The RNA shown here (c-di-GMP-I riboswitch aptamer) has 87 nucleotides and comes from Alicyclobacillus sp. SO9. Of the family's consensus pairs, 95% are formed in the model. The sequence is in RNAcentral, with records from Rfam. The prediction has a mean pLDDT of 86.

RNA sequence: UUUGGAAAAAGGCAAACCCGGUGAAAGCUGGGGACGCAAAACUACAGGGGCUACGCAUCGAGAGAUGUAUGCCAGCCAGUUGCCCAU
Numbered sequence: 001u002u003u004g005g006a007a008a009a010a011g012g013c014a015a016a017c018c019c020g021g022u023g024a025a026a027g028c029u030g031g032g033g034a035c036g037c038a039a040a041a042c043u044a045c046a047g048g049g050g051c052u053a054c055g056c057a058u059c060g061a062g063a064g065a066u067g068u069a070u071g072c073c074a075g076c077c078a079g080u081u082g083c084c085c086a087u
Base pairs, nucleotide, nucleotide: 003086004085005084012037013036017032018031019030020029021028022027035075041080042079043078047077048076049073050072051071055068056067057066058065059064
């Protein structure tokens, strides 16, 4: 360096849900809490996929409806990097 693994050792993260904050929402965030994770570390302008629709456009008498990301998700696939052991 490549590939594989989590048996050991050192550890790490934290789903759902609850409370507070924030946002139009998706979501994010502080605390509690652990479903799980060998990358559940980083990256949203490397790429794919997904969510929301304030605003904008169109339709509608109206209530609303449709489309749309500059918003959001990496614990969806993925790219990059990394501890330990073996090869």